[in-house]
């Protein structure tokens, strides 16, 4: 720096916690959580392919589409919600809708 409201889960092992941390709140879970392991899939960030366009050519470059060989990621809820700042709105200090910022993932 770029992306986060999309998208994809079944085995075997395991045996009681998880959902990052801290709080509050809502969930999952002994119809079996967390780790590991196998298979399977999503995604398409990286490299490598293939196509188009820049570029006088030709190759590089760079831009955009593709596919999914390889590397990584990911497969309950938005990154499950909220904390902090701005700001609308209903109601009378509370719900609540916008947009940022922090902090985390990933690459």
């Nucleotide at each position: 720096u770029a992306u986060c409201c999309a998208g994809a889960a079944a085995g075997g092992u395991g045996g009681a916690g998880g959902g990052a941390a801290c709080a509050g709140g809502c969930c999952c879970u002994u119809u079996g959580a967390a780790a590991c392991c196998u298979u399977a899939g999503c995604a398409a960030c990286c490299u490598g392919c293939c196509c188009c366009g820049u570029c006088a050519c030709a190759g590089a470059u760079c831009g955009g589409a593709g596919a999914a060989a390889g590397g990584u990621g990911c497969u309950a809820a938005u990154u499950c919600c909220u904390g902090c700042c701005c700001u609308g709105a209903a109601a009378u200090u509370u719900u609540u809708g916008g947009g940022g910022a922090a902090a985390g993932a990933u690459a």